[in-house]
RNA sequence: GUGGUCGUAGCUCAGUCGGUAGAGCAGCGGAUUGUGAUUCCGCAGGUCGCGGGUUCGAGCCCCGUCGAUCACCCCA
Numbered sequence: 001g002u003g004g005u006c007g008u009a010g011c012u013c014a015g016u017c018g019g020u021a022g023a024g025c026a027g028c029g030g031a032u033u034g035u036g037a038u039u040c041c042g043c044a045g046g047u048c049g050c051g052g053g054u055u056c057g058a059g060c061c062c063c064g065u066c067g068a069u070c071a072c073c074c075c076a
Stems, first nucleotide, its partner, number of pairs: 001072007010025004019056001027043005049065005
């Protein structure tokens, strides 16, 4: 340089045919417990990598771009 895959909560990941963005763990509060752990209930937490486009409506489609990763090519 060329092509592919991936990027969504602090972490690991879902998200169906384009129609209200979710789960587990972690965090915070409470219940339970003599205390703690466990268990249970609740709460908070999001620029869906970034910019633009299409659409009544985009995490999802299109273009550009950044990053990670894999393969290939070139030079040494």

About this RNA: A computed fold for a 76-nucleotide RNA from a Rhodanobacteraceae bacterium, annotated as transfer RNA. Taxonomically the source falls in Rhodanobacteraceae (Bacteria, Pseudomonadati, Pseudomonadota, Lysobacterales). Its Rfam family is "tRNA". Rfam links the family to the GO term triplet codon-amino acid adaptor activity. The family's RNA type in Rfam is transfer RNA.